[in-house]
RNA sequence: AGAGUUUGAUCCUGGCUCAGAACGAACGCUGGCGGCGUGGAUCAGGCAUGCAAGUCGCACGGCAAACCAAUAGUAAUAUUGGGAUUAAGUGGCGAACGGGUGAGUAAUGCGUGGACAACCUGCCCUCGAGACGGGCAUAGCAAUUCGAAAGGAUUGGUAAUACCCGAUGACGCCGUAUGGUAUCUCCAUACGGUUAAAGGUGGGGACCGAAAGGCCUAUCGCACGAGGAGGGGUUCACGUCCUAUCAGUUUGUUGGUGGGGUAACGGCCUACCAAGACUUCGACGGGUAGCGGGCCUGAGAGGGUGGCCCGCCACACUGGGACUGAGACACUGCCCAGACUCCUACGGGAGGCUGUAGUCGAGAAUCGUGGACAAUGACCGCAAGGUGGAUCUCGCAACGCCGCGUGGAGGAUGAAGGCCUUCGGGUUGUAAACUCCUGUCACCCGUGAAGAAACGGUAGGGUGCUAACAUCGCCCUUCCUUGACGUUAGCGGGAGAGGAAGCUACGGCUAACUUCGUGCCAGCAGCCGCGGUAAGACGAAGGUAGCAAGCGUUGUUCGGAAUCACUGGGCUUAAAGGGCGCGCAGGCGGCGCCGUAUGUCGGGUGUGAAAUCCCCUGGCUCAACCAGGGAACUGCGCCCGAAACUGCGGUGCUAGAGUGCAGAAGGGGAGAGCGGAAUUCCUGGUGGAGCGGUGAAAUGCUUAGAUAUCAGGAGGAACACCGGUGGCGAAGGCGGCUCUCUAGUCUGCAACUGACGCUGAGGCGCGAAAGCCAGGGGAGCGAACGGGAUUAGAUACCCCGGUAGUCCUGGCCGUAAACGAUGGGUACUACGUAGAGGGAAGACCGAUCUUCUCUCUGCCGGAGCUAACGUAUUAAGUACCCCGCCUGGGGAGUACGACCGCAAGGUUGAAACUCAAAGUAAUUGACGGGUGCUCGCACAAGCGGUGGGGCAUGUUGCUUAAUUCGAUGGUACGCGAGGAACCUUACCCGGGUUUGACAUGCACGGAUUAUUCCGCCGAAACGCGGAGGACGCUCGAAAGAGUGGAACGUGCGCAGGUGUUGCAUGGCUGUCGUCAGCUCGUGUCGUGAGAUGUUGGGUUAAGUCCCUCAACGAGCGAAACCCUUGUCCUUAGUUACCAGCGGUUCGGCCGGGGACUCUAAGGAGACUGCCGGUGUCAAACCGGAGGAAGGUGGGGACGACGUCAAGUCAUCAUGGCCCUUAUGCCCGGGGCUGCAAACGUGCUACAAUGGCCGAUACAGAGGGAAGCAAGACCGUAAGGUGGAGCCAAUCCCAAAAAAGCGGCCCCAGUUCGGAUUGAGGGCUGCAACUCGCCCUCAUGAACGUCGGAAUCGCUAGUAAUCGCGCAUCAGAACGGCGCGGUGAAUAUGUUCCCGAGCAUUGUACACACCGCCCGUCAAGCCACCCGAGCAGGAAGCGCCCGAAGCCAGGCUUUUAAACUCCUGACGAAGGUGAGUCCAGUAAGGGGGACUAAGUCGUAACAAGGUAACC
Repeated sequence: AGAGUUUGAUCCUGGCUCAGAACGAACGCUGGCGGCGUGGAUCAGGCAUGCAAGUCGCACGGCAAACCAAUAGUAAUAUUGGGAUUAAGUGGCGAACGGGUGAGUAAUGCGUGGACAACCUGCCCUCGAGACGGGCAUAGCAAUUCGAAAGGAUUGGUAAUACCCGAUGACGCCGUAUGGUAUCUCCAUACGGUUAAAGGUGGGGACCGAAAGGCCUAUCGCACGAGGAGGGGUUCACGUCCUAUCAGUUUGUUGGUGGGGUAACGGCCUACCAAGACUUCGACGGGUAGCGGGCCUGAGAGGGUGGCCCGCCACACUGGGACUGAGACACUGCCCAGACUCCUACGGGAGGCUGUAGUCGAGAAUCGUGGACAAUGACCGCAAGGUGGAUCUCGCAACGCCGCGUGGAGGAUGAAGGCCUUCGGGUUGUAAACUCCUGUCACCCGUGAAGAAACGGUAGGGUGCUAACAUCGCCCUUCCUUGACGUUAGCGGGAGAGGAAGCUACGGCUAACUUCGUGCCAGCAGCCGCGGUAAGACGAAGGUAGCAAGCGUUGUUCGGAAUCACUGGGCUUAAAGGGCGCGCAGGCGGCGCCGUAUGUCGGGUGUGAAAUCCCCUGGCUCAACCAGGGAACUGCGCCCGAAACUGCGGUGCUAGAGUGCAGAAGGGGAGAGCGGAAUUCCUGGUGGAGCGGUGAAAUGCUUAGAUAUCAGGAGGAACACCGGUGGCGAAGGCGGCUCUCUAGUCUGCAACUGACGCUGAGGCGCGAAAGCCAGGGGAGCGAACGGGAUUAGAUACCCCGGUAGUCCUGGCCGUAAACGAUGGGUACUACGUAGAGGGAAGACCGAUCUUCUCUCUGCCGGAGCUAACGUAUUAAGUACCCCGCCUGGGGAGUACGACCGCAAGGUUGAAACUCAAAGUAAUUGACGGGUGCUCGCACAAGCGGUGGGGCAUGUUGCUUAAUUCGAUGGUACGCGAGGAACCUUACCCGGGUUUGACAUGCACGGAUUAUUCCGCCGAAACGCGGAGGACGCUCGAAAGAGUGGAACGUGCGCAGGUGUUGCAUGGCUGUCGUCAGCUCGUGUCGUGAGAUGUUGGGUUAAGUCCCUCAACGAGCGAAACCCUUGUCCUUAGUUACCAGCGGUUCGGCCGGGGACUCUAAGGAGACUGCCGGUGUCAAACCGGAGGAAGGUGGGGACGACGUCAAGUCAUCAUGGCCCUUAUGCCCGGGGCUGCAAACGUGCUACAAUGGCCGAUACAGAGGGAAGCAAGACCGUAAGGUGGAGCCAAUCCCAAAAAAGCGGCCCCAGUUCGGAUUGAGGGCUGCAACUCGCCCUCAUGAACGUCGGAAUCGCUAGUAAUCGCGCAUCAGAACGGCGCGGUGAAUAUGUUCCCGAGCAUUGUACACACCGCCCGUCAAGCCACCCGAGCAGGAAGCGCCCGAAGCCAGGCUUUUAAACUCCUGACGAAGGUGAGUCCAGUAAGGGGGACUAAGUCGUAACAAGGUAACC
């Protein structure tokens, strides 16, 4: 510090998401030790049990036990006394602290700084002055008594530091007076009045006393006053959350007077008087919340938060109340009411864990019913001491922070195992093993600090008080006594690597990758997104990365987010300028001078508690933690100073603003009047059949006379031409002419005012159209509505009608794409040009022209700005001032509420839920029922076909045991297949076989082998059996033995698969398309995607070439090069040829020739080269010459970047997957040929341009040895016999056919047509039944004279037509591939159809129009709104009732007061009534969001097919 995510890509806007830090956390997995912290956040829900506030005998009476002493008694024991202890009680102090919690509280709170001249203060400190004399009770106790208990009642007697009275008394309090002073409530003085007290204990010489004691002294207490310290009370200013869908609130309310009350001010309370008080600077209401120091985060500013610790507040079961007291309206006090729990003898009682532990409940969730007063602080006490769940400690919990460990060094044949693998290896990995060490923590044994210093005691000394050497107080010294933690920390020793590592992640963000499994399943996911058979994203494993006693997840906060923008954003088009003006408040404000000191600035001072943060230092071994010091606490108050700016006060000025005077233009506004044209209607005339309307029609009008035309009349509305990015107005808006009234603007002059200004929340006014109310008016137009068309439908578009309305008057409505999508004002910042309205100067007689200037309206364009488009003195530039508005899309401008409205509706204006986008501008494509230019047998012009028939063939479908598979718009369908009877063959049935039909390796066996022959079974394959029968080497004479290789058998690796995936692939191919395109380098332009080049002007078949040009070049394509064909030449001359010569059997046959044809090798030729014209002096085009050929001569091969996940795993190859006695292999038979039907491609026809018969010509290119086969013979023929010749320019296939000649047919289902069928043959082949071809004879179908909608090919040697050959092949073409023969027509042209190229335009498309996308309906699910009602809560109000209690009054009693009792006011809870608000629930109703493949249409995006939108 950023990153991911909208797009094909880009820039921008904008949201969502991530990486960081933090936590009183929880959950999952895991878990060794220690230190320091932290730990009921939810139900302020309920609580069993123990403990949490006592203490003082030095205030008092007094009790019991033990003890001591005395007396009595033998003793037990009794009595008395003593001091100590002490239950219960009186009394004092404390209990108002400490501890808990956060319910309530938005201010009676808190924070900061002030004030009290309006206050209080127990204990403590200091000072002053005191403490005299008396008295009445009462608890305890005892007796009696009530009650279950809790608890009382009566009587009797008793003490005090309890209570009461009297005295004294001030500097206290009250009153008066005088003075001071700050107009005083303050201070001082004087006078008058008034108000106190208590004793306890220790010691003691003299004196008194019977004693106690008095007395003295010390000490602790007591009372009054003053002061202090600390604590508290009150008050003021400022600050302190959200909501205006809460805008008005208030009657003790605001103030005054009298009175009351309080410690004290005060409507705090009361009576009376006045009518005020608060509020847009947000009152009142609603919601939420304890506040601060701080804590978390952040660069900061901010944002969030208030747990632990500290300060303050509030609360103590809920509500109310007072008492006591220095202090309370009182957590473990009292009274009342309520709810709840418990006890009960049913009559009554008891209780309050938000103290500490603990329990239940609810919850994701938060600990022990521990120890100790040793320390610290607290209360009581003279003290010793007591008490204390404050506190200190231990325990539990990885809840957090910090620290430590789980070992260290060496160790490569890089072990084994795991995983991966291209099978070579790699990796885990120095990791382990192994060797040598170390000893932290834990464990065992021992040792052992600090927290402890006091108080007190003992002994000694000093000192003060005192009459005192006593006592007491203080100080010093010695010794003694006190530790919960604690088995403490630490230290020493021992043993032994021994007891101690996990979690998460690994597609990108984001460090880290492979294999297997799974197969849109299971699952993952923070966002983008993964998963549909090769998943680095799921699950597992191996490996890796990160952190580590933890690691992840979830939740929350801040950050990133400049995404609420003070620092630090925006508003033409992305969200966002109010429709426009006037204007109150507010904000801002020209030029001088004087003053002031509000803001501002400087200095000083007080405060800003401590802790925290920061710095320095120190203490725990370090750290966390802790301590000391400093800094800081950015704030607030006070004092002094400055005076530039701001504010304020004063005084001037004229440049802003306004007034005046003189001119000017104008559809500015309102009212009244007038006018012509046109439409319609009415009347009359002419006229006579249609008119009207449309794409075409129809409805409609018309012989009752329309339309047309003429004349007259009526009525309403709107004002042609002028008319113009011309004028006016704030906007809406304003258009015939005249008059009246009226507003604004501009120019000139510079007379007047003297900052009077700008903006403007609320407010007020204006405000198109439509709409509403009332009354008029109504010609034309025209929602609704009716009809006619169109259409699948047509509630539309088109047509015929037509009501509201449109018009006027009055009143509402208050909205628009109310737009320049651009708020208003002021100032400044280049030009050029046009228009409108003024003014000045110059030229000029004038018209007019030139220059300057002010205002207004446009265009172009630079800087600048902008995401870009664009804007640009009319800013979207540079600045200032004021207002409005925005903060992702949808839900939604919706709901609810409120206000406005007659209504329609408007204004204001959410949330739940849902999505990861929605969007702006520009780019490249693609597309358009957009445009322009241009091509192509694309159309048109022609010729011939297809679609109808029959047949052939392919396909679909159906059928089938199987009808194998693939190809499927164009770009499948006589396609793979260039040839299915068996084979092929992949399919089906059946029969067999299992290392296999085929390859290779290993092991074992062994001569049975190779090969030949035979037999049995069988359909064959297969199976079974028999016979003959071999090789190399060594040994050997031989027999034979040994051994070896191929082969065979057995077994193991493996073979095999036309099984699957063409969407895993290679290769090959189709198509766009032989279309002219597709790109690159450098440069330049643009933020960028990209553009330029490649566009433009010409030209071409062509991105072909030329010219121009921020481009210059280049590549792949086009062209050329290649083949073939057309002309010529050269060379060569057999098997081809034959002009001339000779021969001849008359056949180039022979001799011969090398001329010609031809053959096949090489060359020539054509290049717009030449001429003319056109053209930019170009490219090029047109015409011409020459030429065999002329403008790429004809044809072919050749196919750019790419598109279609196009086709092919069945040509072949190949990854993955699958089968392995089968999905492999062999065999027989069947099928691929099946036939209701449909389609494609062909053949043959329908006939006379023909058919048939006869005779007769002329090719080219091919093929031939398992071959072509001549002549000859046989057969009607197919064919057969036979075999000359030929491995081919030699021989053969081989006849070419159409044509031409002659004849017949005579328009018919025929002498057309040949299907079908019958019979007989031929050929091939192991075999023609399923299922071949051919021949002959016979049969002679459909079809009628040419084929509906529709559709195909072809532009010249082409179409058409005619035959010939070849491949495949045993046989089997109407198909395919070739060859030649005969040989046309038409093209004016590019409007239209199809396809294509270029440019341009629009776009919401980019799997790209076969795109995108809208709404209803149907289904599921979710949240919300309304809702008859039902039930609950909250705060108030009226009335009723009225506890406790205080206050007031009264009776009785009493010395008095108080208590009891009675009455009254207030008064909680309760009851009741009418409403308000908030959530809950609900029959039913409503719209909304979301959800791979539902229905209906086609609204929008292109001119979206009726431009769209408000």
Notes: This is a predicted structure of a 1510-nucleotide RNA (small-subunit ribosomal RNA) from an uncultured bacterium. The sequence is in RNAcentral, with records from ENA, Greengenes and SILVA. Rfam family: Bacterial small subunit ribosomal RNA.